[in-house]
Context: one part of a larger RNA
C1' cells in the first nucleotide's frame, strides 16, 4: 500500500464547539477543468514477452512485432463530478403560539437526625464484639427532658421517572440563564454533514492560598484475632471530605457500542405536548424521547434486532501476536503528583 476489522477476541477519541480538508438536496441554462472517444507527436537502444531465422542443439546472435499502462497537442461528446448563472422547498435555520424537566449559575429560607455546650432528673455502669479488650464513667457517664450552637446531607414523594454533549444533576423558594418537544407553515433559500490541528468543558482523588470542620475517615495510635496479622473486627483519629478562587485532566470517563442521514415485520409499558371521535370517562391516528419482548437479517457465540451489532451513504478516530511497556529517551504541559505523545534491544 491492498485487503480486513473495532459490544465481549487487538481496536470508538471522556464530551462538545469548530478551522482546514473530505463529502453534499431538486430543476433549468452556460462552460468543458475532471471524465470519455478519435487523430497526431513523443515514450532512445539493449532487455522482458511473442513469431521467424543463423551457429549440429542450447547458451548466444540476427530480423520483425508487441509492450512501454505515461506525457504533450488537437478535434469532438456532455450523462456524471467540478465551475458560473437563474430558480425551487423537501434538508437546515428563523419566526409565532404553547409546553416540559433533579439542565446550569447566584442568593434567601426550612425541618428531621448526628455532635458539642448549658441546666434539670437520676445512679452505676456505658460502649463494643463471634467472644473480648482498648475506650468512656462517682471529677456523676449512659439514659430522659428543655435550651443554645455548629457543620454537612436533604427521609417520605421517588419510579423500570425526568434533564443534560459528556462528566453529572434531587429539601423549599426568588433572580439570571441554556436546551428539548408540540402545533402553525409566516420568513430565509442548501445557509448542510463530518471534522486532522485548535478551543472549551470534564467524577473522584490530588495540589496552591484563605476559610470551615458536625459526621465520616486514608495515614497514624491502641485493643483484639492469628503461627505471624504492617489486614479483615473494635476504640480513637490527622489530612481529606465542605466553601471561595486558581491548578490538575485522569477513570470499568461503559451502552466496554463515534457522529449524521436514509431504508427495513410486529407486540407492549412509560414520559411530554397537542390533534380527532363519542364525551363522567374512554377510544383512535400521528410526533419526540425512555424501556421490555420478538420476525427477517446479522453474529464465533452470548446476543443485537426501527434506541441495530440489519441494509446502505458521508466524515473522523483507532487496531495489526504475548511479554518487554503505557516503560525508556526526546518533546509539550504541570507548583508538584504526574499527564500527553511514545519506541527498541531482548524473549516466547
Nucleotide at each position: 500500500c491492498u485487503g480486513g476489522g473495532u459490544u465481549u477476541a487487538a481496536a470508538g477519541g471522556g464530551u462538545g464547539c469548530g478551522u482546514a480538508g473530505g463529502c453534499g438536496g431538486c430543476a433549468c441554462a452556460g462552460u468543458a477543468a475532471g471524465u470519455c472517444a478519435g487523430g497526431g507527436g513523443u515514450g532512445a537502444a539493449a532487455g522482458c514477452c511473442c513469431c521467424c531465422c543463423g551457429c549440429u542443439c542450447a547458451a548466444c546472435g540476427g530480423g520483425a512485432g508487441a509492450a512501454u499502462u505515461g506525457c504533450c497537442u488537437u478535434u469532438g461528446a456532455u450523462a456524471c463530478u467540478g465551475u458560473u448563472g437563474u430558480g425551487c422547498u423537501u434538508g437546515a435555520a428563523u419566526c409565532a403560539g404553547g409546553u416540559u424537566g433533579a439542565g446550569g449559575c447566584c442568593g434567601g429560607c426550612g425541618g428531621a437526625a448526628c455532635g458539642u455546650g448549658g441546666c434539670a432528673u437520676g445512679u452505676a455502669g456505658c460502649g463494643g464484639u463471634g467472644a473480648a479488650a482498648u475506650g468512656c464513667a462517682u471529677a456523676g457517664a449512659u439514659a430522659u427532658g428543655c435550651c443554645a450552637c455548629a457543620g454537612a446531607a436533604c427521609a417520605c414523594c421517588g419510579a423500570u421517572u425526568g434533564c443534560g454533549a459528556a462528566g453529572g444533576c434531587a429539601g423549599c423558594u426568588g433572580g439570571c440563564u441554556g436546551g428539548g418537544c408540540c402545533u402553525g407553515a409566516a420568513u430565509u433559500g442548501a445557509c448542510g454533514c463530518u471534522g486532522a490541528g485548535g478551543c472549551a468543558c470534564g467524577a473522584a482523588a490530588g495540589c496552591g492560598u484563605g476559610g470551615g470542620g458536625a459526621g465520616c475517615g486514608a495515614a497514624c495510635a491502641g485493643g483484639a484475632u492469628u503461627a505471624g496479622a504492617u489486614a479483615c473486627c473494635c476504640u480513637g483519629g490527622u489530612a481529606g471530605u465542605c466553601c471561595a478562587c486558581g491548578c490538575c485532566c485522569u477513570a470499568a470517563a461503559c451502552g466496554a457500542u463515534g457522529c449524521u442521514c436514509a431504508c427495513u415485520c410486529g407486540a407492549u409499558g412509560u414520559u411530554g405536548a397537542g390533534c380527532c371521535c363519542c364525551u363522567a370517562g374512554g377510544g383512535g391516528a400521528g410526533c419526540a424521547g425512555c424501556g421490555u419482548c420478538c420476525a427477517a437479517g446479522c453474529g464465533a457465540a452470548a446476543g443485537c434486532g426501527u434506541u441495530a451489532a440489519g441494509u446502505g451513504a458521508g466524515c473522523c478516530a483507532c487496531c495489526u501476536g504475548g511479554g518487554g511497556a503505557g516503560u525508556a529517551c526526546g518533546u509539550u504541559c504541570g507548583c508538584a503528583a504526574g499527564a500527553a505523545u511514545g519506541a527498541a534491544a531482548c524473549u516466547c
Molecule: small-subunit ribosomal RNA, central domain
Organism: uncultured bacterium